[in-house]
């Protein structure tokens, strides 16, 4: 110096082919159950999809562009 995968609640991942209400499971909280945890049953919160910019009626998704991590080539 070049090329490739990746970045989405605290955590591990989906949605991306085909742009159209951002989802699940753990995990936390409350509530049931229980003498009391657990374990199961119910409900709730908590993401401005890694910044920034562009296309569009509309972008996690397409497009540049920065930046992190891991890989391959030299």
């Nucleotide at each position: 110096g070049g090329g490739g995968u990746u970045u989405u609640g605290g955590c591990u991942c989906a949605a991306c082919u085909u742009g159209g209400u951002a989802g699940a499971g753990c995990g936390u909280c409350a509530g049931g159950c229980u003498c009391c945890a657990g374990a199961c049953c119910u409900g709730a919160a908590g993401g401005u999809u890694g910044g920034g910019g562009g296309u569009u009626c509309a972008a996690a998704u397409c497009c540049c562009u920065c930046a992190g991590a891991c890989c391959c080539c030299a």